[in-house]
Predicted 3D model of a 352-nucleotide part of an RNA (small-subunit ribosomal RNA, central domain) from an uncultured bacterium.
Context: one part of a larger RNA
RNA sequence: CUGGGCGUAAAGCGCGUGUAGGCGGCUGGUUAGGUGUGAUGUGAAAUCUUCCGGCUCAACCGGAAAACUGCAUUGCAAACCGGCCUGGCUAGAGUGCAGGAGAGGGAAGCGGAAUUCCAGGUGUAGCGGUGAAAUGCGUAGAUAUCGGGAGGAACACCUGAGGCGAAGGCGGGCUACUGGGCCGAUACUGACGCUGAUGCGCGAAAGCCAGGGGAGCGAACGGGAUUAGAUACCCCGGUAGUCCUGGCCCUAAACGAUGGACACUUGGUGUGUCGGGUAUUCCAGUCCCGAUGUGCCGGAGCUAACGCGUUAAGUGUCCCGCCUGGGGAGUACGGUCGCAAGGCUGAAACUC
Numbered sequence: 001c002u003g004g005g006c007g008u009a010a011a012g013c014g015c016g017u018g019u020a021g022g023c024g025g026c027u028g029g030u031u032a033g034g035u036g037u038g039a040u041g042u043g044a045a046a047u048c049u050u051c052c053g054g055c056u057c058a059a060c061c062g063g064a065a066a067a068c069u070g071c072a073u074u075g076c077a078a079a080c081c082g083g084c085c086u087g088g089c090u091a092g093a094g095u096g097c098a099g100g101a102g103a104g105g106g107a108a109g110c111g112g113a114a115u116u117c118c119a120g121g122u123g124u125a126g127c128g129g130u131g132a133a134a135u136g137c138g139u140a141g142a143u144a145u146c147g148g149g150a151g152g153a154a155c156a157c158c159u160g161a162g163g164c165g166a167a168g169g170c171g172g173g174c175u176a177c178u179g180g181g182c183c184g185a186u187a188c189u190g191a192c193g194c195u196g197a198u199g200c201g202c203g204a205a206a207g208c209c210a211g212g213g214g215a216g217c218g219a220a221c222g223g224g225a226u227u228a229g230a231u232a233c234c235c236c237g238g239u240a241g242u243c244c245u246g247g248c249c250c251u252a253a254a255c256g257a258u259g260g261a262c263a264c265u266u267g268g269u270g271u272g273u274c275g276g277g278u279a280u281u282c283c284a285g286u287c288c289c290g291a292u293g294u295g296c297c298g299g300a301g302c303u304a305a306c307g308c309g310u311u312a313a314g315u316g317u318c319c320c321g322c323c324u325g326g327g328g329a330g331u332a333c334g335g336u337c338g339c340a341a342g343g344c345u346g347a348a349a350c351u352c
Stems, first nucleotide, its partner, number of pairs: 004323003007306002012320001014202004021195003025089004029084003033081002035077008049065006092192001093189004097184001099182001104178002107175001110172001111155001116150003120146003126137002163170002207248006216242002221237004259319006267297011279286002301308002325352003334345004
């Protein structure tokens, strides 16, 4: 390099955006770069192949042919690929119009329940905790209970196998701002498309820097138990942290362990949203149909099997990423990014 692969065996970048590049709808015109075909020249000899011949055969040697699949010049063809800032089209893509669903996003301020704390009232000897206890709290009046106050964090029920988002993720209520998808009717643009190396942006938790905040929880830490021990599991405390603002970090079982786009290929049954239909009907609804999303079960087919199965892991096309025995090792070295922690890139010896 070819070939074979990537749900679970090694292998889909965490996700998006998009540059170069690769690939690209229907129908004309033109060109002739690719492509096809012809001619000419060249493609040394030897070798290889075929035939004939010479050494008694063969190896070997001599001769002839073929071949040298290539390159250059030139003529022709114009289906296909390409070119022309070529003409036209509307099925791809997009815009406008009219609807409607949603924890999609950032911002401001608001609400109630609960925990804790503070001061007060009532009230008295316990409370708490466990398998059982103890540490702990409490006569300086706790626990319990009542009303009052402070503060922080999270939003019970609704809640659903439900919804939204590219992913991470998103859940009290209201307001304005804002992104995307969907349904419907039609008008417009006229291939404007798909993918996407590098780049750029986003990216749970933990962690880092600065400033705030700190109710509950709670690494570390202290104590009590348990135990042979107990640097744990259980209990009492408790600092970072968890929260906010600004700036970093950039990882994950970042999972559907399944990259994106398009087309095609029997069905059944739920559910979200939008639209339509006729019958039942006052309406809601039920039933039927279409689109779109999301589940389950299964056919063909695929698969090593498990399983997947119109949301494909089926059948095809295009583009990207990645894999190539286990360990050594996601280590070393170098580079690069980072305040650091460390990230990204990423070997070899040796060994089985």